Order: sequence, then C1' cells, then structure tokens
RNA sequence: ACAGAGAGCCGGUCUGCCGCUUUUGUAAAAAAGAGGAAAGUCCGGGCAACACAGAGUACCAUGCUUCCUAACGGGAAGUUGUUCGUGAGGGCAAAGACAAUGUAACAGAAAAUAACCGCCCGUGCAAACGGGUAAGGGUGAAAAGGCGGGGUAAGAGCCCACCGCUCCGGUGGCAACAUCGGGGGUCAGUACAUCUCAUGGGUUGCAAGACCAUGUAUACCGGCGCAUGUAGGGCUGCUCGUCCGAUGCCGGGGGGUAGGUCGCUUGAACUGCCGGGUGACCGGCAGUCUAGAUAAAUGACAGACGCUCCCAUUCGGGAGUACAGAACCCGGCUUACAGGCUCUCUGCUUUA
RNA sequence: GUCCCCAUCGUCUAGAGGCCUAGGACGGGAGUUUCUCAAUCUCCAGACACAAGUUCGAAUCUUGUUGGGGACA
Repeated sequence: ACAGAGAGCCGGUCUGCCGCUUUUGUAAAAAAGAGGAAAGUCCGGGCAACACAGAGUACCAUGCUUCCUAACGGGAAGUUGUUCGUGAGGGCAAAGACAAUGUAACAGAAAAUAACCGCCCGUGCAAACGGGUAAGGGUGAAAAGGCGGGGUAAGAGCCCACCGCUCCGGUGGCAACAUCGGGGGUCAGUACAUCUCAUGGGUUGCAAGACCAUGUAUACCGGCGCAUGUAGGGCUGCUCGUCCGAUGCCGGGGGGUAGGUCGCUUGAACUGCCGGGUGACCGGCAGUCUAGAUAAAUGACAGACGCUCCCAUUCGGGAGUACAGAACCCGGCUUACAGGCUCUCUGCUUUA
Repeated sequence: GUCCCCAUCGUCUAGAGGCCUAGGACGGGAGUUUCUCAAUCUCCAGACACAAGUUCGAAUCUUGUUGGGGACA
C1' cells in the first nucleotide's frame, strides 16, 4: 500500500438582494433563528391533573457480579458458557431446591416405566419361543454421564483411575467466579412453558392543566330509582373496604364557542481549564444565555469556493452535493444517512 | 402533537408453536349439463406486509421497518 477490526468526530463555507418568526426599541433599526438523528414513540425521569385509606389478588416488565445514574429494560468494568471469524474482535445467553407439574409433531422399539436389529444363555432338527444385556447399529433437534482398564456367558458405575457432578475446607478477588486439597455416591438427560423468589410499576399525558373573553337548550332515546345509606356513582383491572348519594343519577345523542394569555424554555444546561476514577461518570473554578412557531417561521434567487462522478487529458466542460425539519423538557435505545477525517490494533494464503 | 389498534388468496375470514404442502365462502379459469344462458356437478389456479432473532421447528413468540386505521382540545 491492500483487506479488515474497534473507538471517536465532522457532515458544507462566503457574498449580494428579496422575504418569514421571536425579542429589544417611540421609530429607524439591531440581535437571534433546526439535528446528529429534531425520526420511531421503544424504555426511564422531571412536570401537571385526578386519586391520596388502606389491604388482598391479578397483570406487566426485568433477572450473572460489582458499579454509574434523578431514573432506566440504558451504560461501564468484569465472570461463566456458547457461537462466528486466520486474527484484531463481534453476536447471544445467565435468578431459583439439580424441588414439582405439563408438552416434545414426524421418524424411531423406546422421548423416560427404554429390547427393533444385534450380542449372550437355555429349549428346539429348524422356524421360533423364554430369559439376560444399553458395549455396537439404526431414528431423531435431543437416546439414559464421557474415556481407558478390569470384570463377565454377553454386558453394565458391576469395580477402579482420570474428567464431569455434588459437599467441605484453604488461597486470590468487594463480588460473580477462579484455583488447590480432601470426602461422597454412581446419577442427576435436553429444550420450552407453568411454578417459586427478588426488584419495580396508581392512572392519564402539555390536546396534561390554570385563567380571561365569547356563546348556549339538556330537544330526543335507553337503563335505574324516588328513600336508610337502597338504586347508582367516585377511588385503576378485580374483590374487600371506604366516600358521595336524591324533584334525580348513568349512558347515548344534541346545542354553543372555534378567540386570547400562561404552562414555554435557566436547564440533572452548554463551553473552557484543572483534579479524581481502568471506565461509565463525578467534583471544583471561570465564562455564556443558545429557536419557541400555533396551520405553524428558520426560505427563494444569483454568484464564488469546497467535495464526488463523468467527458477530455494543457486550459476546461457537464452533472450531482446524503439522511432528514423542533412543537413541554431532559437521559438513553433503535432506525435512516452522500462523503470525509483522526487514533489504536489485526492479517491466514495480498504486494513492494 | 400525544396515545392506541391492525396487517393471511382479488374480497370476507379460520388459525392461539408441530396434525399447515395454511382450511372455508364469494369471485376467477377449464370442463359437465342444456337448443342457448343461468343454476347444479367436477377439477384447477390463487395468500401469511418486509427483515432479523428465539426454538429442533414460527402465519403464531420477540425486536426493528413499512403500510393502514382510530381516539383525544
């Protein structure tokens, strides 16, 4: 150089002219004006309203360890297993007594109560029958701990060593766990679900909600009731419980308004420097104010430069310039994205 | 803007992890019947929105994307 892996960043610039939104200003005018994802709305939090009297149950989510954080199903650093890659590295999984229950199509003798073939023993001329056997074959996603030796009629944890399993102890580590030593017994199959445990979740979302102004009719239909806390309603799915509870209550449907202000952008904020930590992140100091629209502004035109591709190969000419557009605000995740840049690392069987 | 739901032949639908090579009705095509048409009868074609993952196995479970629909001042 080429081919890759990981982490991070940028993602157009300038000028002229005409406009748009907000703020300041008497006015003239001045200042500011989309993103890394503003997106999907998938998690979490703030904020607001309702409910705050609680209990049980159901439902949902998460599930190795330690930490980060306002919080999280996010992130960091690790542990174990599995899988992809030659490699740098990447993906996925993990609570629970080896408790209990259920399912495992097709194939297969058998899916957990294993005898189809085979092997061995016995009876028999033979065919076959009776018994023993899980070492071998075959089926399957999965086959009764693995491997070696002994043993046996043939075999088998039947016996033994090692591995695996489990219990105890030592060492290292905050821990998951790793490692070493000793004992036990011979099994305990695999996957998923139910189940159990722990933690979290009240419901609804700024069209929440507060206020001002304007306007108006409960016409009609259905259900229930007219009195002891009954009907009915609120408190979230349900139950208990509790509160309200009568010239009406609930549901449907109808009528009116179709304007404005606040919420609304100063915030777990951003930038720079210093310090702590392996890291996510945290702390200190200084500085800055950085969109707030409401049918919805952030644009259009012209020129120059940059970048990419093509034609030409001296000049130059042509085409293109990604994904995408704030709507209460933050922290993440996911998805889309032309092109470019930086750092670290790898290369079996690439090249000099 | 916020929240919720759905996607299976041309249309309406069944399905709830294996019996799915996805069933049924209407519609379409071919044949049968008839003098002809219809109806009848027989046969045929025709679909899991897309992409990953979980699992031995996915229309079904999970995640993402796409498209469609609804509620709320």
Two RNAs folded together computationally: RNase P RNA and transfer RNA, 425 nucleotides in total. The coordinates come from a structure-prediction model, not an experiment, and the mean pLDDT is 76. It holds a member of the Rfam family "Bacterial RNase P class A". It is annotated as a ribozyme.